[in-house]
Context: one part of a larger RNA
RNA sequence: GAUCAACGCUGGCGGCGUGCCUAAUGCAUGCAAGUCGAACGGGGUCCUCUUCGGAGGGCUCACGUGGCGGACGGGUGAGGAACACGUGGCCAAUCUGCCCACCGGCAGGGGGUAGCCCGCGGAAACGCGGGGUAAUUCCGUAUGAUCUUCCCGAUCGAGUGGGGUGGGGAAGCAAAGGUCCUUCGGGGCCGCCGGUGGAGGAGGCUGCGGCCGAUUAGUUAGUUGGUGGGGUAACGGCCUACCAAGGCGAUGAUCGGUAGCUGGUCUGAGAGGACGAUCAGCCACACGGGGACUGAGACACGGCCCCGACUCCUACGGGAGGCAGCAGCAAGGAAUUUUCCGCAAUGGGCGAAAGCCUGACGGAGCAACGCCGCGUGCGGGAUGACGCUUUUCGGAGUGUAAACCGCUGUUCGGGGGGACGAAGCACUGACGGUACCCCCGGAGGAAGGCCCGGCUAACUACGUGCCAGCAGCCGCGGUAAUACGUAGGGGUCGAGCGUUGUCC
Numbered sequence: 001g002a003u004c005a006a007c008g009c010u011g012g013c014g015g016c017g018u019g020c021c022u023a024a025u026g027c028a029u030g031c032a033a034g035u036c037g038a039a040c041g042g043g044g045u046c047c048u049c050u051u052c053g054g055a056g057g058g059c060u061c062a063c064g065u066g067g068c069g070g071a072c073g074g075g076u077g078a079g080g081a082a083c084a085c086g087u088g089g090c091c092a093a094u095c096u097g098c099c100c101a102c103c104g105g106c107a108g109g110g111g112g113u114a115g116c117c118c119g120c121g122g123a124a125a126c127g128c129g130g131g132g133u134a135a136u137u138c139c140g141u142a143u144g145a146u147c148u149u150c151c152c153g154a155u156c157g158a159g160u161g162g163g164g165u166g167g168g169g170a171a172g173c174a175a176a177g178g179u180c181c182u183u184c185g186g187g188g189c190c191g192c193c194g195g196u197g198g199a200g201g202a203g204g205c206u207g208c209g210g211c212c213g214a215u216u217a218g219u220u221a222g223u224u225g226g227u228g229g230g231g232u233a234a235c236g237g238c239c240u241a242c243c244a245a246g247g248c249g250a251u252g253a254u255c256g257g258u259a260g261c262u263g264g265u266c267u268g269a270g271a272g273g274a275c276g277a278u279c280a281g282c283c284a285c286a287c288g289g290g291g292a293c294u295g296a297g298a299c300a301c302g303g304c305c306c307c308g309a310c311u312c313c314u315a316c317g318g319g320a321g322g323c324a325g326c327a328g329c330a331a332g333g334a335a336u337u338u339u340c341c342g343c344a345a346u347g348g349g350c351g352a353a354a355g356c357c358u359g360a361c362g363g364a365g366c367a368a369c370g371c372c373g374c375g376u377g378c379g380g381g382a383u384g385a386c387g388c389u390u391u392u393c394g395g396a397g398u399g400u401a402a403a404c405c406g407c408u409g410u411u412c413g414g415g416g417g418g419a420c421g422a423a424g425c426a427c428u429g430a431c432g433g434u435a436c437c438c439c440c441g442g443a444g445g446a447a448g449g450c451c452c453g454g455c456u457a458a459c460u461a462c463g464u465g466c467c468a469g470c471a472g473c474c475g476c477g478g479u480a481a482u483a484c485g486u487a488g489g490g491g492u493c494g495a496g497c498g499u500u501g502u503c504c
Base pairs, nucleotide, nucleotide: 001503002502003501005500006499007498008497009496012374013373014372015371016370017369018367019366020332025330026329027328029327030326031325034068035067036066039065040064041063042061043060044059045058046057047056048055049054075285076284077283085209086208087207088206089205090204091203094202095201096200099198100197101196102195103194104193105192107141109139110138116131117130118129119128120127121126147172148171149170150169151168152167154165155164156163177190178189179188180187181186211257212256213255218248219247220246223245224244225243226242227241228240229239230238260282261281262280263279264275265274266273267272287308288307289306290305291304310321311320312319313318338364340363341362342361346360347358348357349356350355377407378406379405380404387398388397389396390395411445412441413440414439415438416437417436421431448493449492450491451490452489453474454473455472459488460487461486462485463484469476470475
């Protein structure tokens, strides 16, 4: 000098930040991911028509089917010394929903199933049987420029191979409708299928770089390589069968310890050293461990299955749960906040839209935890009150300090006005009647901490008597202690001041 600090004493205000570093311990409660009726069925209600069977329409419900989203956003740092991260390259070995540009297409059928109705089981969670139904759900058929695979052959490339562009042949793969308008021909919009390219995203390979220990010296069996096969979007011992016997290591393998990495932060003249909170990028994890399913994307925080520990419900037969989301609770600890307001802004999901959802976010609250700013008055006022301290008893100090007189109004209290942030004509503001402006009132409500032997700025008196105590180092204290305790005085910082921990 710095600090995510804590502790002691003290504490007026504002702005901007920051706030479980410990137990990746356990969690009551609420909220944190839904949305679409312009994909479809159905329930409720109202209206109209009715041949009384029913038909049509409006509103509403998110119950079910279906679509998109739940892989983002938010949290944490356990693990991991690794292509995890940083940086540079490579993929002719790759994938990519939504979005953008362009090209081509959407023909004609079928089967089921939830919801619903009937019946049944169970304490519940939930489930079973029968009947019947829709779709942008599912499945054949058709067409298929392109696309994929294979064969023949050409050309340009290349770094190994599966790269680009033509030609011929064979095989294979598509689709869905909704809504508005209509002159009933059709048209607009949103969708659907195939393909090419883009953007952004993801996956893989690789050079180099960044911890400690040799009181760890040898290590390795899918191990190293090959062939065949499997698997993947894709290369590869990634997996498997067989074959060979290799691979790594004092330029530190292996083993052990420690650790999320980086942009950066702190310090330092720099070189360097230490650190990796807040913000941003990447990684990893989601009660402990394992697994796959769905999907463009997960091996998936608020999805599923299994094992385990723990907690809860139970009719004892069985079930339910996962705050390292926001608040909050318990525990641990020296120590870390409200079970707040709002979707007004920014951003995200869904929707044609209106809109709905959003503890992301925007704000407010608490905490001197940090930085910065402001105030606690200003001027006059005595050879100088009182009190206190000291004294050589003359005096000296506190000290213009106070009283007293005059003034001001930052701040404070009251009253009035009152935003920007809102974009696009209007509407729309949680913050907030806040900031800010004006008026009134009144010095009124606002100063302490540490230190005074030397280092180091600031000295006397009394008490104590190697006691009680102080102390960062040197060292003070055993009867005149500027070093202990108290007082007066002084020094220094100041809404702070000291102490302790940690780093330079």